[in-house]
Context: one part of a larger RNA
Formats: sequence, C1' cells, structure tokens
RNA sequence: UGCCGAGUGUCUGAGGGGAAGGAGCACUGAGUACGAGAGGAACGGUGCUUCGUGGCCACUGGUUAACCAGUUGUCCGACAGGGCAAACGCUGGGUAGCUACGCCAUGGCUCAUAAGAGCUGAAAGCAUCUAAGCUCGAAGGAGCCCCUAAAAAUAGACACUCACUCCGAAAACUCCGCAUGUAAAAGUGCGGAGGCUAUGGACGAGGGCUCCGGCAAAAGACCGGAUUGAUAGGUUGGGGAUGUAAGUUUCAAGCUUCGGCGAGAAAUUAAGUUCACCAAUACUAAAAGCCCGAGAGGG
Repeated sequence: UGCCGAGUGUCUGAGGGGAAGGAGCACUGAGUACGAGAGGAACGGUGCUUCGUGGCCACUGGUUAACCAGUUGUCCGACAGGGCAAACGCUGGGUAGCUACGCCAUGGCUCAUAAGAGCUGAAAGCAUCUAAGCUCGAAGGAGCCCCUAAAAAUAGACACUCACUCCGAAAACUCCGCAUGUAAAAGUGCGGAGGCUAUGGACGAGGGCUCCGGCAAAAGACCGGAUUGAUAGGUUGGGGAUGUAAGUUUCAAGCUUCGGCGAGAAAUUAAGUUCACCAAUACUAAAAGCCCGAGAGGG
C1' cells in the first nucleotide's frame, strides 16, 4: 500500500518452521524361552544417568564502578566530612537484575504405506499374496505436541462501536422574464429561480504526534499512564545490605618538660548510612496543545 465504509477487541488456521530429542545403565520380564549340560536371551514395563534442547532465579554459587564498612599515602590548617591514587587506591561484605556451577521439563500413540510377509481367490476344475477383495509391515511419510501465521488475491470468522450527515458554494448547465435580433427562429446582453458538483468548513467511532514511563527495546515496534491519575520522581513505612555512626561519658597500654598528651576499649547503639524490591501518599512532573480520520451503494 492492498484486502469494495471506517474502527476496536477476540479468534480460526491454509501455509511455514522444529531434532527436540539421542545414547547408556540398573531392576523386572527371568535364571524364563532355548539348551543334554555349560550357559543363557527377547518383546514389554519401571527407575535413573549423561549429552542436547526449552524455560526459570525460591535454593546454592558467580557478578554486582548501586550500597555499607575497614585501611595506606597525600591534599582540603585540625575535628567532622570529603577529593585523588590509571579509571573501584587496596581490602572485607553485598540486595535487585543478569547468570550457571543451581532448579524444572523433555510422551509415546494413531493413520496411510515401501520393500517384504500373508489370507481368501479365479483367469487356467490344480496351483498361485492379485486380477476383484482383505490382514500386516520401517529410525521414512501424515498427525496428535511446540512456535509462527488473514498479503491464505477465494485477502477469513464472531462480537461491539461509529458513519452513511450539515453549512457554504464560482464558472458552466436548465428554466423563466426583459432588451436586442430575425420573415419566423437561432444567437447576444441583463436580471431572477433551480438542483448538482470541484475546492473549502463543521460533526465524527477511533488512531497518531507531543508528554510521564518500562515486565519492551539498535531505529521503528511493543506494553503502561496521562489529574475521573499511583505512570515516573520525591516523602513515609515494610523488607533487604552493611555492621554499631558522630558527639558525649567512663576506662586505658604507653609517653611526659609532671602542666598534661594519649593508641585503644566500653556504654549511649541491632546504631548510623543506604537500596534497583514491596506498599502507602498527589508533594513534583504527566501542562497547554496539534494532526489524521469513513460519510459509498440500493429501495
């Protein structure tokens, strides 16, 4: 863009894709069939392992330049609080998210057949799987399963919504009147009326842009919100991380010029700081706006 008015939502499934499964072990079958014995199966069933595939993050780990704490050098005069140290200075932890080393799932069955195996059975009194008819038969084919799919041009179905209207309207057209013109007409000019139409405007289900965002994301797209609002931020609470802040008080190794200084410890203090999680709350920002859009056909 198309899909014979426009749109919203829910589906169908022609077609397309898939390897989504492969292998092994144990038990059972069964010490059975078979075999003189020695020995010793199979069809089927159950459980598990491994490889692959798909998904997930409650657990266990990894990561975590969000965050918390410790600490060295240096700088901001000291304290407090910080900057820099090759792009986290180093170290110990570490939520969400992402992830594997973690967890979950991973079925056999049906149908039609090939080679082939047969039944019945004539042509051809017999025989013969075949000529009519019928039964089986493969990791292969078609399905059940998963994904996608109405652009499947036979362009699908269902439900619902809106619309099939209004305004205005030049030239040209038709009709009428007057004038002119003519033998009569035609023609020409002016005025009036008529309905239709290009362009334009209104209404209008819905959609889009702008705006606030993320379970989405290369761009588009997708999903949510937009004050009749919890969409994002902020604040508060819960939960998590770190591990007990600053200040003050008490104690204190040691040093001392005897005046004091003082690493460190304890209490206040499960503190302080902080968060990507979960809620509550309109405090802030979603303001003000703009554009597209069917109006066809029939009685």

Large-subunit ribosomal RNA, domain VI from Candidatus Iainarchaeum andersonii SCGC AAA011-E11, 299 nucleotides, folded computationally. Rfam family: Archaeal large subunit ribosomal RNA. For this family Rfam cites "Crystal structure of the ribosome at 5.5 A resolution" (Yusupov et al., Science, 2001). Its family is annotated with ribosome and structural constituent of ribosome in the Gene Ontology. Taxonomically the source falls in Candidatus Iainarchaeum andersonii (Archaea, Candidatus Iainarchaeota, Candidatus Iainarchaeia, Candidatus Iainarchaeales).